Context: one part of a larger RNA
This record gives sequence, C1' cells and structure tokens, in this order.
RNA sequence: GAUGAACGCUGGCGGCGUGCCUAACACAUGCAAGUCGAGCGGACCUAUCUUGAUGAAUUUUACAGAUGGAAUCAGGAUUGAAUUAGCGACUGACGGGUGAAUAACACGUGGAUAACCUGCCUAAUACUGGGGGAUAACAGCCAUAAAUGGCUGCUAAUACCGCAUAACCGCUCAGAGCCUCAUGGCACACUGUGAAAAACUCCUGUGGUAUAAUAUGGAUCCCCCCCUGAAUAACUUGUUGGGGGGGCAGCAGCCCACCAAGGCGGCCAUCAGUAACCCGGCUGAAAAGGCUACAGGGCACAUUGGGACUGAAACACCGCCCAAACUCCUACCGGAAGGAACAGUGGGGAAUAUUGCACAAUGGGGGGAACCCUGAUGCAACCACCCCCCCUGAAUGAAAAAAUAUUUCCGUAUGUAAAGCUCUAUCAACAAGGAAAAAAAUGACCGUACCUGAAUAAAAAGCCCCCGGUAACUACCUGCCAACCGCCCCGGUAAUACCUAAGGGGCAAGCGUUAUCC
Repeated sequence: GAUGAACGCUGGCGGCGUGCCUAACACAUGCAAGUCGAGCGGACCUAUCUUGAUGAAUUUUACAGAUGGAAUCAGGAUUGAAUUAGCGACUGACGGGUGAAUAACACGUGGAUAACCUGCCUAAUACUGGGGGAUAACAGCCAUAAAUGGCUGCUAAUACCGCAUAACCGCUCAGAGCCUCAUGGCACACUGUGAAAAACUCCUGUGGUAUAAUAUGGAUCCCCCCCUGAAUAACUUGUUGGGGGGGCAGCAGCCCACCAAGGCGGCCAUCAGUAACCCGGCUGAAAAGGCUACAGGGCACAUUGGGACUGAAACACCGCCCAAACUCCUACCGGAAGGAACAGUGGGGAAUAUUGCACAAUGGGGGGAACCCUGAUGCAACCACCCCCCCUGAAUGAAAAAAUAUUUCCGUAUGUAAAGCUCUAUCAACAAGGAAAAAAAUGACCGUACCUGAAUAAAAAGCCCCCGGUAACUACCUGCCAACCGCCCCGGUAAUACCUAAGGGGCAAGCGUUAUCC
C1' cells in the first nucleotide's frame, strides 16, 4: 500500500459498488418455464333461432270447456375480443447457481478439418396429389389407503402409416476434364435403383416437404503453455502398431477378433499431495511475487453412482429408468422428494442481507396478433463492508472572565477558545411545485431526482497515540508490585514508558487491533 474481511470503541447525510471465503451440510413454506383454440375432437358458458313437454295471466262462456301463450324443463342448430382438462406443436440443451471433481488438449494462445454436424433466421429453386388404420379426451364398469392403474365402447388432427410424383438429392455400373499439401476435392456426363409433404385462416396471411447456399452455434485434431514431492524409478497388456470388421455427424483401439511386440521414462514417466482455468485485479521503478471475490470468456457439476430415451443439439439442475444413503406419507401392501435458482430456516463459523415491488425498461420463450410467462433483469430493504463527496457553522469578540491544571505563588497554559453581538442555511425538518428514463399509449422505482420559499445555529465527533525509531510533556498515585510491550525495552520512592488528570500530536465518520499478500 491492499482486502469479499473480522473484532473493540464510536457513528450525521448522500452517491456508486460489494455482501456464506466455513458444511458440493440438511432443508418447513412460497415462487423460479411456459405458451399456442389461427393444429384437433370434446366439455362447459353466453346469446339467438328452433322442436317437444308442461301450460300462468287474459279473453269467451252454455261454467263441461275453448282461447291464449308468459315462465320453466329437455333436445337440436348457429354465434362469440369467451374458458380449457386431453391429443398435438414449439420451448424446456437458453437464462440462473456452484467450484466438488479435474495437473487434463480442462483452460490460454496460434493453427488444421480435402475427417464433420447445424433447429429457429435470411436469400433461392421446385413441390404441397390421393388414401388408410388407430388412440387419448369422453362414457360405462372395476381395483386401490394413497400414488395411480385395468377392461369394454366411441371419436379427431399440422398425431401415426402406406401409395403416387420428383432432380442439380442418396446409393450404384462404367468414363473422362480441372485443381490441391497426402488420404483427395470440384464440375460434367451416364446405368440401375431408392426416398417427401399438412394444412389452418378473421381472406390478410401463417405454415409443410425436398435440395443447395449464407449466417450462427457447436464437434474433433495439433504445436506451445500448465504447482509440489525422488524420503515416489520404473510404468503399461487395448497397452503400442497393423491390415480387416463394427460404430459415429465425423477421425481414431472408440469397440471387436486375428497378427506383431511394441509404447513411455532423470528433458522426471508412474505414483502421491494440492488446485478448477483465463482475461484480470494487488504490490513493485522494473524484474518479479502472491491472488482468481465481483464483472466478462470457455470448462465441469446438479443428493451419490450408473444408464439410455427424445431431440438440430442433452446422456438433460426444477425430464425418464436402475441402484445406494437420507427424509417424509401409509390402511404396512406400497408410495413420494432432491434449493450448488430467489427469498427464507437449522447447523457450522470470527463472519456475510428481505420468506420485498414490478414486468414500466433491457433481454428471453410461446403466439399471426392482442397478450401470457420470466426471483433473468430493473428497482427497493438491511450492513460504515469498500471507495468518493458533503456537513457538524461564519465574522467579530481581552476584563486575556469564571473554571481546571500547574506554580519558585509572581505567573503560565487551555485561549478568541467560551460567553456576548452580527450573519449565513450545505444538510436536516416544514411548505409549494416536479422531471427524464417511453419521439402514439404504457413508470415498479416514486411524489423519487431536482427546483423554489420561509424560518431556526439549530439535530450531528470520535478514536488512537505522546521514551526511541515516530509527530506529540507535565503533575499526582504506585514502588521489579500492579501493569505496559510490534522491536529495543520500562517499573526496585523524584517513571516524559504503568494508572489517572491537564496539555499536546495524528487521523477523522471513522479510528485502532488482528489475519493475509506485495
């Protein structure tokens, strides 16, 4: 000098930031990923029309009846700024968290892919024909404590499955041109063969399929880089290589059978320990050292261990399956859960915050849109934790008041300090107004920032030190005691070093101590 700090004493305001470094310990409650009715059939609601049943008032009357058609109930059709459990679609692989593992092509830098993939977006070409069978919802029945499940029957689709058609698409037979750094790449021509689609609509659009291109995002490979220990010297059998097969988006012992016996190592392998990496930030004149909290980039992980499914992409934090430990429910048969999202709780600890407001802005998902969702984000709350700014008044005021300390009793110091008098109003409090952030509407923050007015010195100073290094000295008390002490040291009767007081020095809403780094 620095810090994600803590502790002691003290504490006025504002701004910008930061805030579990320990138990990747366990978690009550709420919330963090939904959306689309312009894909689909239902259910339900509303309004209108209609069919049927029942049939009030009224009118008529010969008091038997007739007329009349309100209201109600049931069914059907249509309408709608309606609602949505289910099927379906997109999303859920992003955003957010954590640093356990990892000494490794994990990260960083620079290259390579003629060995690769790429949903949504963009521009382009061509097409969007014709059929089929189911199933959830629903209804009925049944089982179960629950979670949930079974059987029968009905039905739809942009769900599912064939068929047709299709080349500059795939595979394939035989050619031949150009080019490159090897395997090879590009373009042309050709034989046979194979593969596609989905419609909706408010009539304006939105979609679907194939192909090739861009963009974006990924994947793989390579050189270099990458802590400590030899009181770890040998390690390795899919191990090293081969041709063959499988597998993958793709290369590859990635996997497999066979063959060969290789490969790595004092230029430190293997083993053990420690650790996530970088941009960066701290110190330093530099060289360099130590650090990796916040913000940014890539990586890994999601109770522990394993596995695949779906998908353009996952071996998937709030998806699935299995096993394990823990917790919870149970009718004891059987089930449920996973905060290293945001708040919050217990525990651990020297130590780290609110179970807040809003989607107004920025961004993300869905939707044609309106809009819905968003603990991302924007804000607010708490904490002097850090940095920065401001204030706690200004001028005048000598009888140098009183008081206190000291004193050689003369004086000296606190000290223009106070009081008094005259002012000012940063800030606080009061009153009136009041933005930008959104170029139409829409403001959580917020009556916030800011501005104006009137009035009152009002509400606002502490902490450490005073022997030396090191700025700042006297008195009393104590008497090697009690204490002080980072180092030297101090204290045994005149202690500038302990305690107290007065005075002084330093910094200041902080000051000092402790810890750690340079």